Model confidence (mean pLDDT): 83 of 100. Transfer RNA from a Rickettsiales bacterium, 76 nucleotides, folded computationally.

[in-house]
RNA sequence: GCCGUUAUAGCUCAGUUGGUAGAGCAACACAUUGGUAAUGUGUAGGUCGCCGGUUCAAGUCCAGUUAACGGCACCA
Repeated sequence: GCCGUUAUAGCUCAGUUGGUAGAGCAACACAUUGGUAAUGUGUAGGUCGCCGGUUCAAGUCCAGUUAACGGCACCA
């Protein structure tokens, strides 16, 4: 230098054919208990790495770019 994969909630990950973002765990509240734990119910939490484009509409398609990982090549 070239190619590929990954990047989504605090953590681990889903997200189909583009239709407006979810689960588990963690956190908080309530119920239950003599009190904890466990269990159950509920709440909050993200403009999807960044920046543009296409579109009525983009996590998803296109261009550029950043980071991590892997492969190939180059130099001496």

The RNAcentral record of the sequence draws on ENA.